[in-house]
Molecule: transfer RNA
Organism: Acidobacteriota bacterium
RNA sequence: GCGCGUGUAGCUCAGCCGGAUAGAGCAGCCGCCUCCUAAGCGGCAGGCCCCCGGUUCGAAUCCGGGCACGCGCG
Repeated sequence: GCGCGUGUAGCUCAGCCGGAUAGAGCAGCCGCCUCCUAAGCGGCAGGCCCCCGGUUCGAAUCCGGGCACGCGCG
C1' cells in the first nucleotide's frame, strides 16, 4: 500500500433484509430477605449507536469518505 472484519451503557455483547420511547448480562446505586455478610429477589440510574456527509417521510441499520483496532496479502 491492497483486501476482509469489527466499532452500540463502565465491561462483554444482541439488535444491523430501515419504522414508533435503543435492549440483555455483569458491574454501580437503592430496597426486600438475614443477627451480619454473601447468595437470592425487586427496583433505579447509565449510551441520541466511533466521526463527517449523503439517500429517505423516516437511518444504530443502506451508500460515500475518514479514524481506531484485529486478521490476511504484498